[in-house]
RNA sequence: CUCUUAUCAAGAGAGGCGGAGGGAUUAGGCCCUGUGAUGCCCGGCAACCGCCAAGCUGCUGCUUGGAAUGGUGCCAAGUCCUACAGACCGCAUUGCGGUCUGACAGAUGAGAG
Numbered sequence: 001c002u003c004u005u006a007u008c009a010a011g012a013g014a015g016g017c018g019g020a021g022g023g024a025u026u027a028g029g030c031c032c033u034g035u036g037a038u039g040c041c042c043g044g045c046a047a048c049c050g051c052c053a054a055g056c057u058g059c060u061g062c063u064u065g066g067a068a069u070g071g072u073g074c075c076a077a078g079u080c081c082u083a084c085a086g087a088c089c090g091c092a093u094u095g096c097g098g099u100c101u102g103a104c105a106g107a108u109g110a111g112a113g
Base pairs, nucleotide, nucleotide: 001113002112003111004110005109006108007107008106013042015041016040017039021032022031023030026083027082028081029080043075044074045073048071049070051066052065053064054063055062056061079105084102085101086100087099088098089097090096091095
């Protein structure tokens, strides 16, 4: 980097360092930020893998529960919102807006190449 698969509405500091932009990408919005953001450290949250127990299955897995010492992850806003398609509704029309569903894209875990 590519593929497969699961999840993405909950949760997480009034600490330290630091000193300018940041919210993945393109565009348009909308936000955060010198009352110090983003980032790093500490701290915390969660429970994907791994671990423990029970059950089912029958040899390999599945389900439920538990702990949080291991490997990750995460800690503004739904993945901040929209972009493509469909359904419905409104305005009164080759259009605009809203709601819902799906797709695309993305993030994270696990596995494969």
Molecule: SAM riboswitch aptamer (S box leader)
Organism: Indiicoccus explosivorum